[in-house]
Context: one part of a larger RNA
RNA sequence: UGACGGGGGCCCGCACAAGCGGUGGAGUAUGUGGUUUAAUUCGACGCAACGCGAAGAACCUUACCAGGGUUUGACAUUGAGUGAAAAGCUAAGAGAUUAGCUCCUCUCCUUCGGGAGACACGAAAACAGGUGGUGCAUGGCUGUCGUCAGCUCGUGUCGUGAGAUGUUGGGUUAAGUCCCGCAACGAGCGCAACCCUUGUCCUUUGUUGCCAGCGCGUAAUGGCGGGAACUCAAAGGAGACUGCCGCAGACAAUGCGGAGGAAGGCGGGGAUGACGUCAAGUCAUCAUGCCCCUUAUAUCCUGGGCUACACACGUACUACAAUGGGCUCUAAUAGAGGGCAGCGAAGCCGCGAGGCAGAGCGAAUCCCAAAAACGAGCUCUCAGUUCGGAUCGGAGGCUGCAACUCGCCUCCGUGAAGUCGGAAUCGCUAGUAAUCGCAGAUCAGCAUGCUGCGGUGAAUACGUUCCCGGGCCU
Numbered sequence: 001u002g003a004c005g006g007g008g009g010c011c012c013g014c015a016c017a018a019g020c021g022g023u024g025g026a027g028u029a030u031g032u033g034g035u036u037u038a039a040u041u042c043g044a045c046g047c048a049a050c051g052c053g054a055a056g057a058a059c060c061u062u063a064c065c066a067g068g069g070u071u072u073g074a075c076a077u078u079g080a081g082u083g084a085a086a087a088g089c090u091a092a093g094a095g096a097u098u099a100g101c102u103c104c105u106c107u108c109c110u111u112c113g114g115g116a117g118a119c120a121c122g123a124a125a126a127c128a129g130g131u132g133g134u135g136c137a138u139g140g141c142u143g144u145c146g147u148c149a150g151c152u153c154g155u156g157u158c159g160u161g162a163g164a165u166g167u168u169g170g171g172u173u174a175a176g177u178c179c180c181g182c183a184a185c186g187a188g189c190g191c192a193a194c195c196c197u198u199g200u201c202c203u204u205u206g207u208u209g210c211c212a213g214c215g216c217g218u219a220a221u222g223g224c225g226g227g228a229a230c231u232c233a234a235a236g237g238a239g240a241c242u243g244c245c246g247c248a249g250a251c252a253a254u255g256c257g258g259a260g261g262a263a264g265g266c267g268g269g270g271a272u273g274a275c276g277u278c279a280a281g282u283c284a285u286c287a288u289g290c291c292c293c294u295u296a297u298a299u300c301c302u303g304g305g306c307u308a309c310a311c312a313c314g315u316a317c318u319a320c321a322a323u324g325g326g327c328u329c330u331a332a333u334a335g336a337g338g339g340c341a342g343c344g345a346a347g348c349c350g351c352g353a354g355g356c357a358g359a360g361c362g363a364a365u366c367c368c369a370a371a372a373a374c375g376a377g378c379u380c381u382c383a384g385u386u387c388g389g390a391u392c393g394g395a396g397g398c399u400g401c402a403a404c405u406c407g408c409c410u411c412c413g414u415g416a417a418g419u420c421g422g423a424a425u426c427g428c429u430a431g432u433a434a435u436c437g438c439a440g441a442u443c444a445g446c447a448u449g450c451u452g453c454g455g456u457g458a459a460u461a462c463g464u465u466c467c468c469g470g471g472c473c474u
Stems, first nucleotide, its partner, number of pairs: 007474007015464002019428005026318008034309002042053002064304007073127001077126002081121003087102006106117004129293002132291003138287002140282003143278001145276001150189006156165003169180003195270004200238007210227002214225003241264001244258005320421001324380006337368003342361002347356003387418001392413007434456007
């Protein structure tokens, strides 16, 4: 000077408390450990590994295993020499591949001899290649403390010096935010603001969006003429600044209350992450030093594995029911997205998954598209049930060379555990929790995951003694 203390003081945070809903018990999904295996590829391990890398393992992916091949190589540059490249067929083979046949003779320049270019084959040799090792050799990127309020510098002053001061103190703030004081005076990185979005209004522009008034038309519909009001869509502006009033305060900063206002004291949300910490994570995104392999640790292929299963843990989904389940009906009301090797309507067929069909749409125009919870009526009457849906049998559909290992979906049958969960433990302070559905990325196909979107919509916070984490002074 720091760090630490079951030392002290002050102050914060869903940290506790007050509440609401969960996890821990069941079934399933998924990740991990362990075990097994020819292989179950590798990495990630308290918070900050474990629905994580993986935004999608049937082949491919794929790095693993078995077997079958290749050795200047699947890929790059140079390359004597040869040929346009390519394409098709036959045979062998699991395929990689091998053998044979058919076909064919590129472009530009030209002194017609040839030259150049692209592509393919190719001896020899330089070399290629490595998801092999080291994240404790590294770059880059990332997590975390933490969106916590801190971390420093110049000059000056003090101290022999390490260093101190400033940055401490009195107030105040979400904030080293601001005010006052002060041997300090200033400054930088952070804070805040500038950026995006949302909440109100105005102006401009009205198509594919809108329809108040006028007219036409229909069983009905902005369907048509038309309109530019409204909604909405963008573009540009206005608006919030403790600006105004009162009280408190040191006449300060600021706090409390009020007016006006769509919004009030940072209006809500996002992006934004200081100096540094953890030899934190990543050599398997990429890059890269060194080491290692070079007829193999490279490379091609077929099949298998990553999907195993006594068990243990994490994260989720579905439930255990009546605030509910089932059936019918009524209509309704979203937002945000996606669509050409795509989205796919009407109509018809099928109980259904789906099929036929192919209109329209590169989309404010057409399609995905039905929002669901909600509401009305009937039924069930507390039961392992008309709860719950696992599991299994059968029959089908779709994608795809191919669903055996190992996909998703439908229908019929079957109907398991489960009656609210021990010790313990998690999230959340408002359009939040809880609950309801919708979309997207990845993707041929395959989410209970992830990322978004809207609908319905609470309870509670006395307070800071205690638990956890953090800041300042000592």